[in-house]
RNA sequence: AGAGUUUGAUCCUGGCUCAGAAUGAACGCUGGCGGCGUGCCUAACACAUGCAAGUCGCGCGCGAAAGGGAGCAAUCCCGAGUAGAGCGGCGGACGGGUGAGUAACACGUGGGUAACCUGCCUGGGAGCGGGGAAUAACCUGGGGAAACUCGGGCUAAUUCCGCAUACGUCGGCCGAGCUUCGGCUCGGUCGGGAAAGACGGCCUCUGCUUGCAAGCUGUCACUCCCAGAGGGGCCCGCGCCGGAUUAGCUAGUUGGUGGGGUAAUGGCCCACCAAGGCGACGAUCCGUAGCCGGCCUGAGAGGGCGAUCGGCCACACUGGAACUGAGACACGGUCCAGACUCCUACGGGAGGCAGCAGUGAGGAAUCUUGCGCAAUGGGGGAAACCCUGACGCAGCAACGCCGCGUGGAGGAUGAAGGUCUUCGGAUUGUAAACUCCUGUCGGAGGGGACGAACGCUUGCGGGCUAAUCACCGCAAGCUUGACGGUACCCUCAGAGGAAGCCCCGGCUAACUCUGUGCCAGCAGCCGCGGUAAUACAGAGGGGGCGAGCGUUAUUCGGAAUUAUUGGGCGUAAAGGGCGCGUAGGCGGCCACGCAAGUCCUGGGUGAAAUCCCUCGGCUCAACCGAGGAACUGCCUUGGAAACUGCAUGGCUUGAGGCCGGGAGAGGGUAGCGGAAUUCCCAGUGUAGCGGUGAAAUGCGUAGAUAUUGGGAGGAACACCGGUGGCGAAGGCGGCUACCUGGACCGGUUCUGACGCUGAUGCGCGAAAGCGUGGGGAGCAAACAGGAUUAGAUACCCUGGUAGUCCACACCCUAAACGAUGCAUACUUGGUGUGAGCCAUUCAUUUGGUUCGUGCCGGAGCUAACGCGUUAAGUAUGCCGCCUGGGGAGUACGGUCGCAAGGCUGAAACUCAAAGGAAUUGACGGGGGCCCGCACAAGCGGUGGAGCAUGUGGUUUAAUUCGACGCAACGCGAAGAACCUUACCUGGGCUCGAACGGCUUAAGAACGACUUUGGAAACAGAGUUUUCCCGCAAGGGACUUGAGUCGAGGUGCUGCAUGGCUGUCGUCAGCUCGUGUCGUGAGAUGUUGGGUUAAGUCCCGCAACGAGCGCAACCCUUGCCCUGUUUUGCCAUCAUUUAGUUGGGAACUAUCAGGGGACCGCCAGCGAUAAGUUGGAGGAAGGUGGGGAUGACGUCAAGUCAUCAUGGCCUUUAUGUCCAGGGCUACACACGUGCUACAAUGGACGGUACAAAGCGCAGCUAACCCGCGAGGGGGCGCAAAUCGCAAAAAACCGUUCUCAGUUCGGAUCGCAGGCUGCAACUCGCCUGCGUGAAGCUGGAAUCGCUAGUAAUGGCAUAUCAGAACGAUGCCGUGAAUACGUUCCCGGGCCUUGUACACACCG
Repeated sequence: AGAGUUUGAUCCUGGCUCAGAAUGAACGCUGGCGGCGUGCCUAACACAUGCAAGUCGCGCGCGAAAGGGAGCAAUCCCGAGUAGAGCGGCGGACGGGUGAGUAACACGUGGGUAACCUGCCUGGGAGCGGGGAAUAACCUGGGGAAACUCGGGCUAAUUCCGCAUACGUCGGCCGAGCUUCGGCUCGGUCGGGAAAGACGGCCUCUGCUUGCAAGCUGUCACUCCCAGAGGGGCCCGCGCCGGAUUAGCUAGUUGGUGGGGUAAUGGCCCACCAAGGCGACGAUCCGUAGCCGGCCUGAGAGGGCGAUCGGCCACACUGGAACUGAGACACGGUCCAGACUCCUACGGGAGGCAGCAGUGAGGAAUCUUGCGCAAUGGGGGAAACCCUGACGCAGCAACGCCGCGUGGAGGAUGAAGGUCUUCGGAUUGUAAACUCCUGUCGGAGGGGACGAACGCUUGCGGGCUAAUCACCGCAAGCUUGACGGUACCCUCAGAGGAAGCCCCGGCUAACUCUGUGCCAGCAGCCGCGGUAAUACAGAGGGGGCGAGCGUUAUUCGGAAUUAUUGGGCGUAAAGGGCGCGUAGGCGGCCACGCAAGUCCUGGGUGAAAUCCCUCGGCUCAACCGAGGAACUGCCUUGGAAACUGCAUGGCUUGAGGCCGGGAGAGGGUAGCGGAAUUCCCAGUGUAGCGGUGAAAUGCGUAGAUAUUGGGAGGAACACCGGUGGCGAAGGCGGCUACCUGGACCGGUUCUGACGCUGAUGCGCGAAAGCGUGGGGAGCAAACAGGAUUAGAUACCCUGGUAGUCCACACCCUAAACGAUGCAUACUUGGUGUGAGCCAUUCAUUUGGUUCGUGCCGGAGCUAACGCGUUAAGUAUGCCGCCUGGGGAGUACGGUCGCAAGGCUGAAACUCAAAGGAAUUGACGGGGGCCCGCACAAGCGGUGGAGCAUGUGGUUUAAUUCGACGCAACGCGAAGAACCUUACCUGGGCUCGAACGGCUUAAGAACGACUUUGGAAACAGAGUUUUCCCGCAAGGGACUUGAGUCGAGGUGCUGCAUGGCUGUCGUCAGCUCGUGUCGUGAGAUGUUGGGUUAAGUCCCGCAACGAGCGCAACCCUUGCCCUGUUUUGCCAUCAUUUAGUUGGGAACUAUCAGGGGACCGCCAGCGAUAAGUUGGAGGAAGGUGGGGAUGACGUCAAGUCAUCAUGGCCUUUAUGUCCAGGGCUACACACGUGCUACAAUGGACGGUACAAAGCGCAGCUAACCCGCGAGGGGGCGCAAAUCGCAAAAAACCGUUCUCAGUUCGGAUCGCAGGCUGCAACUCGCCUGCGUGAAGCUGGAAUCGCUAGUAAUGGCAUAUCAGAACGAUGCCGUGAAUACGUUCCCGGGCCUUGUACACACCG
């Protein structure tokens, strides 16, 4: 000191959350020792039991007993004047507890008391004379269960009461001085008012005379007075929580006079008189709360708290009251009332733990019914001493802080085990084992404190005294320790007894495996988990802290998130709708004075403890002690006078007045005007009008609409008219008159700070709405009807009432907006426009100046957008307002209103966001430009029929699987009868159908053949043959059996993957480096002007370059040339049935290699460019045609069944072999095709012209047979040679004549052929017969722009056989394109967005 979280990303705003510190804590897991602290925060709830305040015989009178002794006994003595109670004195007002009440002079701080008190203590002064009386105890009688009480009698005192005296004091009167006029001080006089003894000592004087008494003396008491110290009472200034949804409160209330009362002032109380007192600077009321020193936190300012320790206050079961006393309205006193508990003989009594322990209850939660008065302190006492749950100690509790330990060093085969693994290893890990050491704590044994001073006894000394005692000092002796045999020290043994908790996705340090499978669970926030989870659970490993660690709760911090320090309000939350103005706040220039603020000096106070610094004591620390500093405050003395303030005097620049001007929809009242709409009357006139996208409702033959004339009435004022004007805002628009407000300009004549802002208040305040009364043309909520629509309580149409208008009276809101409060000052500019003035000009021209109103922009500001002298810049003053979103401008309360409703204005609960600006995309029934068989223009189809084929569905033992909009569906499959085959049924096998390695055994085999069973696989039997090297042993290859490590799987996951592919799309795009711009995401480049098929090229440009794409390079085709000439060709020559042969090398063709096309040439257009249009030439002209070629990416697109592959699953089966079946099913539905429906045709006959392919397990000629499929046959050909091979449409001729036909051929029957081990399920072909649907196909939909569509045939791959499919080939060979509005898809620019899984949002 920050971090996470809103977004695809960014910046900002803003909330939520986290990391820190702390605690009187609690809970979970764990727990070795010690020191010092702390320990009912809840029920001020109720309390059993014990203890917590007594003491004094040196104040007084009484006065036992047990026991012991003496005695025969009675009795006496000791015990003992003891115990005990009583009278009396002092103390029980301190100490200890608690925080209920209290918002108050309760507390804090500083003052006042001239308005007061003070026992004990200290200093000083004076005194203590002389009498009297009562009453407890006790005795006696009575009542009562008890507590207790009543009557009678005796008695003492330091008890009580008179008398005497009294400095002083108090009261009255008189005088003097001082005074803050309240009073104080001094003097005089009159009056009132005291006392108590106890104990000890002595004999100088007196009396008895040992000694004692009087007496003297000492001590302690007693009385009066003065003073002090300490303590207290009362009063005052200042400080001291929240609520205004509490705004008014008050009758002893405020004051006075006179009394009463008190220690004392005072309405404290009373009588009378007056009518005051308090309050927005918050009275009253309500809620909450003991206050402070301090404690926690914080950089501080602050915020929170008020346990332990200390000061003050309040309280003592609840409420009230007084008594005693120096002091109380009294915790362990009294009385009364109440509640509760207890006792009771029912009549009546007793009690008060918020003292220390302890109990119950409450609660998440808080201790022992301990020891001791040894120390410190307190009460009493002369003292010894007694009392003291104050206190000192101990006990319990990791509750907190602090300290210590659980070992140290060495130790690599990096052991074993665990975990992970790419199987190599890595890690746990020097960790352990092992070796050598040490000895804290704990254990055992021994020693053993400080804290103790006092006190008592004796002796000595000193002063006092007549003297002694007492008192004081010194010395010696004696005695006193709860803690505690504790701290501490020594010795002994021995690594031996002593480690856990939380976390490991990010924040936040720390990662892997397994299990689980949106389940179980985690979670502070964001968020994890739906089969590969570093986030769940376990494990290994790691990180953090450590006798603790986490969690929960709470406080401060971070949070500048209430902002004084230190925030904001155009769009994020936030400027009041506007003005006038009260209180308040703030305020121009000069001079002088005062000293309240301010500053300085000195003094007092700010308790101690705490905090800080230094030093010291416990071995350190915590803890404790000492000194210093500090306590930021308050009071006060003296001083300063700049600033603020106050007072006085002045000034003119702020403000206002005066004079003179012009501008304006500023406001109000009255009058006037024309255009238009509607209505009424009349005329002309006839069938429609009106309305809409199209219509209908509506109006009209009873005469509308249209048109002409006349009239009525209401409302609004075209053009001018303008980001022009005026007004504070709302707002204001025909003309004229009257009344009236403000601003501006000029003059510089007057006043002399008169100013600014403005809580509360008052006024104004669009539209709608409300009340009363008018008015009502048009328009028009509601309403009605017609349309639209799935519906249409809407948009559109026809009507139409409130209302809109006027007067008066309410309402008081708004996107009342510049979403920007008012005022003043300062700070570069440019350009319009309105009003005035000055100067100037021929000018209504130009320049200057003031005020207003716009635009663009500089600095600066801003999150950005933007603002920018009209600030959102720089400053000052004042007001209003904001503090996450929702709930909600809601509820309740108050107030205003006739009502509607307005103003004020929450909470519970809930969310992790809600927002602002900008960016990139995507999208739009937004825009611009452009393209594509996209539409249009055409040609031919599909959708209807039959069949083929694929798919869905259904069925089935199985109908294996995949593909599903385009981009699945004649797709994988270039070909399922068996095989294929993955599916089903059944029968077999288990090292397995195939393969590799190893061990072991056997073998000459393996194989082939024959045979039996069987559906086959397979099993059994038989026959046959015998590898290589080596002399041999043996080895190798091979086969079989057994075993083992691997196998095998078309099982799952294409959402774990590679590879391959489809698609957008052959669309023209997609990016990068550097630079520049921007806080940033990003932008620029790639946008713009042209052009292109093209991000193709040119030009321009803060960009300059580059890459992947485009194009070109490649193949093919079209022209030419050269070369090649056989199997190909044949113009010329010869020859033949035939390029057949000779020959030819021209042509065609073949295979190679070149040429050719480049907007090159000309012209127009264009910027002279790129290019484009036309032309020439050319086989070909603007990419010549076709192909191959597919950028960054998108679709979790397709494929685990081509292949490869992670993970999972399976292992006598999900593997493998075999037979049969199935993939060919069939009510249906869809896709893709074929054949047709016919005459541009069918049938028959004849004639002609291809290209590209293929062929040896092959193509197969001629010839023969068969109607035919085909059969026989076998020449030739591994093919420019031979064969498939007939091309077909076409053309010529004949026939059919519009019909379910001589169209169409499905279906079925019969008979055949071919392939094949085998055509039943389930092949193809032929012949004969049969002759179905179908007569051009609804909505809808597909292809195609030229050698294309359409149409005709040929070939090939697969293949034993089996194409209407697929892939190629050639023949014949069109029509149309105006054009880009619309549909679909795409490209670029731009715009809006609340979308970003991106509009299927």
Predicted 3D model of a 1401-nucleotide RNA (small-subunit ribosomal RNA) from an uncultured bacterium.
The sequence is in RNAcentral, with records from ENA.
The coordinates come from a structure-prediction model, not an experiment, and the mean pLDDT is 86.